[in-house]
RNA sequence: CUCUUAUCCAGAGAGGUGGAGGGACUGACCCUGAGAAGCCUCGGCAACCGGCAUAUUUUAUGCAACGGUGCCAAUUUCAGAGUGGAUCACAAUUCCGAAGAUGAGAG
Numbered sequence: 001c002u003c004u005u006a007u008c009c010a011g012a013g014a015g016g017u018g019g020a021g022g023g024a025c026u027g028a029c030c031c032u033g034a035g036a037a038g039c040c041u042c043g044g045c046a047a048c049c050g051g052c053a054u055a056u057u058u059u060a061u062g063c064a065a066c067g068g069u070g071c072c073a074a075u076u077u078c079a080g081a082g083u084g085g086a087u088c089a090c091a092a093u094u095c096c097g098a099a100g101a102u103g104a105g106a107g
Base pairs, nucleotide, nucleotide: 001107002106003105004104005103006102007101008100013042014041015040016039017038021031022030023029025080026079027078028077043072044071045070048068049067050066051063052062053061054060055059076099084096085095086094
């Protein structure tokens, strides 16, 4: 990087360094010299994988937070990607997609 699969309206920040950007993309709207990104330290959140327990044992439920990741402004910040489909008498509502993020597995 590509493919498969699960999840994405919950949760959780201080200090140091740095010095102008950041929120993926486009538009909007925000954050930011009362200090952006990046990096470091400490802390925290969650519970995907590993771990442990139980059961009806290819699985499900629960426990812990020790190991591997992840995350800690705003719903994935909002809208856009479908003249689509399901639901429906019609409409509305709700759900399904693409894109993106993260985990796990494969190449």
Predicted 3D model of a 107-nucleotide RNA (SAM riboswitch aptamer (S box leader)) from Salinibacillus xinjiangensis. NCBI's taxonomy places the organism under Bacteria, Bacillati, Caryophanales, Bacillaceae, Salinibacillus. It was read from a public genome assembly, where an Rfam model found it.